[in-house]
RNA sequence: CUCUUAUCGAGAGAGGUUAAGGGACCCGGCCCGAUGACACCUCGGCAACCUGCCGGCCUGUACCCGGUAAGGGUGUAAAAGCGGCAAGGUGCCAAACCCGGCAGAAUCCAAUUCUGAGGGAUGAGAG
Numbered sequence: 001c002u003c004u005u006a007u008c009g010a011g012a013g014a015g016g017u018u019a020a021g022g023g024a025c026c027c028g029g030c031c032c033g034a035u036g037a038c039a040c041c042u043c044g045g046c047a048a049c050c051u052g053c054c055g056g057c058c059u060g061u062a063c064c065c066g067g068u069a070a071g072g073g074u075g076u077a078a079a080a081g082c083g084g085c086a087a088g089g090u091g092c093c094a095a096a097c098c099c100g101g102c103a104g105a106a107u108c109c110a111a112u113u114c115u116g117a118g119g120g121a122u123g124a125g126a127g
Base pairs, nucleotide, nucleotide: 001127002126003125004124005123006122007121008120013043014042015041016040017039021032022031023030026101027100028099029098044093045092046091049089050088051087052085053084054083055082059077060076061075062074063073064072065071097119102116103115104114105113106112
């Protein structure tokens, strides 16, 4: 960089450095910003995608109780899925991915709302 796939209206900020722009790109809006934004660093935090660990369920198995039954108990192993932890790998910590642009529907137009596409971000996997 390309492909596949999942998610994207929840959540989580202080300090320091710097200095004029920033919110991905183009257009239109709307916001943030000298009361210092954006970016970077430190610390802190959020979340639970991947790894890891724990738990129970299901299942197998050994033994025991029971009447060679039904059923039950104890131990042990254990994939996926489930719940939890937050140690490791990422990610994230203004606003819905800040909103719209394209297509469809709701009503013929406008406006509005909804759904989808397209674009983007992040994780995991593959090349």
A computed fold for a 127-nucleotide RNA from Candidatus Acetocimmeria pyornia, annotated as SAM riboswitch aptamer (S box leader). Model confidence (mean pLDDT): 82 of 100. It was read from a public genome assembly, where an Rfam model found it. Rfam family: SAM riboswitch aptamer (S box leader). Rfam's curators write: The SAM riboswitch is found upstream of a number of genes which code for proteins involved in methionine or cysteine biosynthesis in Gram-positive bacteria.